[in-house]
Molecule: RNase P RNA; transfer RNA
Organism: Nitrospirota bacterium
RNA sequence: GACGAAGAUCGGGCGAUCGCCCGGUGCCGACGGCAUCGGGAGGAAAGUCCGGACUCCAAGGGCAGGGCGCUGGGUAAUUCCCAGGCGGAGCAAUCCGACACCAGCACCACAGAGAACAGACCGCCGAUGGCCAAGGCAACGGGAUCCCAUCUGGUUGCCGAGGAUCAGGCAAGGGUGAAACGGUGGGGUAAGAGCCCACCGCGGUGAUGGUGACAUCGCCGGCACGGUAAGCGUCGCCCGGUGCAAGGCCAAAUAGGAAGAUAUCUGCCGGCUCGACAGAGCCGGCAGAACGGCCGGCCCGGCCGAGGUCUUCGGGUAGGUCGCUUGAGGUUCGGGGUAACUCGAAUCCCAGAGAAAUGAUCGCCCGUGCAGGGGAGCGAUCCCUUGCAUGACAGAAUCCGGCUUAUAGAUUUUCGCCUCCG
RNA sequence: GCCCCUGUAGCUCAGGUGGAUAGAGCAGCGGUUUCCUAAACCGCGUGCCGGGUGUUCGAAUCACCCCAGGGGCACCA
Numbered sequence: 001g002a003c004g005a006a007g008a009u010c011g012g013g014c015g016a017u018c019g020c021c022c023g024g025u026g027c028c029g030a031c032g033g034c035a036u037c038g039g040g041a042g043g044a045a046a047g048u049c050c051g052g053a054c055u056c057c058a059a060g061g062g063c064a065g066g067g068c069g070c071u072g073g074g075u076a077a078u079u080c081c082c083a084g085g086c087g088g089a090g091c092a093a094u095c096c097g098a099c100a101c102c103a104g105c106a107c108c109a110c111a112g113a114g115a116a117c118a119g120a121c122c123g124c125c126g127a128u129g130g131c132c133a134a135g136g137c138a139a140c141g142g143g144a145u146c147c148c149a150u151c152u153g154g155u156u157g158c159c160g161a162g163g164a165u166c167a168g169g170c171a172a173g174g175g176u177g178a179a180a181c182g183g184u185g186g187g188g189u190a191a192g193a194g195c196c197c198a199c200c201g202c203g204g205u206g207a208u209g210g211u212g213a214c215a216u217c218g219c220c221g222g223c224a225c226g227g228u229a230a231g232c233g234u235c236g237c238c239c240g241g242u243g244c245a246a247g248g249c250c251a252a253a254u255a256g257g258a259a260g261a262u263a264u265c266u267g268c269c270g271g272c273u274c275g276a277c278a279g280a281g282c283c284g285g286c287a288g289a290a291c292g293g294c295c296g297g298c299c300c301g302g303c304c305g306a307g308g309u310c311u312u313c314g315g316g317u318a319g320g321u322c323g324c325u326u327g328a329g330g331u332u333c334g335g336g337g338u339a340a341c342u343c344g345a346a347u348c349c350c351a352g353a354g355a356a357a358u359g360a361u362c363g364c365c366c367g368u369g370c371a372g373g374g375g376a377g378c379g380a381u382c383c384c385u386u387g388c389a390u391g392a393c394a395g396a397a398u399c400c401g402g403c404u405u406a407u408a409g410a411u412u413u414u415c416g417c418c419u420c421c422g
Numbered sequence: 423g424c425c426c427c428u429g430u431a432g433c434u435c436a437g438g439u440g441g442a443u444a445g446a447g448c449a450g451c452g453g454u455u456u457c458c459u460a461a462a463c464c465g466c467g468u469g470c471c472g473g474g475u476g477u478u479c480g481a482a483u484c485a486c487c488c489c490a491g492g493g494g495c496a497c498c499a
Stems, first nucleotide, its partner, number of pairs: 001418001003416008012365007020040009042393001046404002049402005054243001056241002060300004065239005070084005085099001086097004100234002104232002106228003121174002123170003128167002131163002135159006141148003182200006201223001202221008247322004257313006264289011291305005315498003329348008366391011423495007432448004441479001450466005472488005
């Protein structure tokens, strides 16, 4: 100098004028106005994807459902963060990883011989058992008086290079596929093959180191274990629901309306009536069972059951106030920890509206882009100056901690690799 | 603000349980018929399955992240 990697900070500044929202004080005055003082968007306020605080529900157990998934730590909590392990990518700095599961079920299209306790299409072999067979060795005439063949010939028996036709052997090579039932090398064999051996992989087991994930080493086993769980499922851990339109108080208004659903039985006690008694009827209370309604999806469970409860339709109001911003809060310093984070001290108060305020104009400066002029330099480029244009993404709504997504440009720290110079 | 749903051809919808070259109706285009049109009959195309990334051999389908559109909610009696 070039190319990268990982972070951090900022994300226009100053002044003038005119406005907006909230609060304090004062005055006028009556729910408002004026004066003055103080405060007034973000790193993401966004998406609402996680985790909490807070709120109400009777919110207790189970089921269903949902989420997460290497290890250790941090935290109020987390699916977040930090540190580490393992796997992958990169020369490296470094980055990425939904990274539990050798039970069971399901699926693996097309192609291919064969797709999950697999298979033999091409191919290799054909040791073994047949078949054919050049050739070699050994023995010998055949039939019926006669005939035929004849010693380089024939017949019979045995052996048999070889052939690759059969039975059969093999899974090395080819081919198919995303995937073909360990890989490389050697031995071995008819050809081959964990068939045997070495190394690697895998499984089991032990020792050592580590809190642990795991690592290293030794021994044993020739291998028995395909992929998909972002398919069903299994295991472990976590989660009750509801969201500030939660919820509390006050006020206002109306048709305090309509339709529909829902009232069973037994026992005991008391009162009244009938009755000579036995008993019967009515009313009320208590208890139990069943039924119905409501309570977060279901069950257990709980509450209620007739001037009640629920559903639907119709009607009315769209007001005030609390919740509401002092908080797992910010800044600085010191201590602990590799770090995330935490402890202590000092100090600060920093938007709280309720359909929504935080803005506009002008001037100067800053940055960027385009065009013109001048200068330095071999050049890349840099400096000065003039004009014009332009200033990223975006906008608090109960509040925090994270993640994700959007973001013009500027500043800065550490590290890797390459090249050049000393 | 909070909570849900949907996105496939010009329009309305299937397919969603991974194995496709993604279908149906209407619309559109071409032809036959007719003097011409309509109707009728015959034939045809039309798609990055809202976008991106991943899982898988393979994604319209499964998962995650975005984008766009739509819906619901308060209190009183």